[in-house]
RNA sequence: GCCCGCAUGGGGUAGUCUGGAUAUCCUCGGGGCCUGCGGAGCCCUUGACCCGGGUUCGAAUCCCGGUGCGGGCA
Numbered sequence: 001g002c003c004c005g006c007a008u009g010g011g012g013u014a015g016u017c018u019g020g021a022u023a024u025c026c027u028c029g030g031g032g033c034c035u036g037c038g039g040a041g042c043c044c045u046u047g048a049c050c051c052g053g054g055u056u057c058g059a060a061u062c063c064c065g066g067u068g069c070g071g072g073c074a
Base pairs, nucleotide, nucleotide: 001073002072003071004070005069006068007067010027011026012025020057029045030044031043032042033041050066051065052064053063054062
């Protein structure tokens, strides 16, 4: 230099192929129930689509460019 894959809450993860209503689940954090206290268990709750542009009534999803990480070729 060229090619391929990946990027989603603090951490992990589904959804992307096939655009659609409030983006899924686990965990962490906050609050509560329970308990003599705590733990476990149960309930409620905060928080995310790597960046910029385009297409569209509507984009995490499609298109273009960029950045970062991983792999392959040279």
RNAcentral holds the sequence, with entries from ENA and MGnify. Transfer RNA from a Candidatus Altarchaeales archaeon, 74 nucleotides, folded computationally. Its Rfam family is "tRNA". Rfam links the family to the GO term triplet codon-amino acid adaptor activity. Rfam's curators write: Transfer RNA (tRNA) molecules are approximately 80 nucleotides in length. It is annotated as a transfer RNA. Lineage of the source: Archaea > Nanobdellati > Candidatus Altarchaeota > Candidatus Altarchaeia > Candidatus Altarchaeales.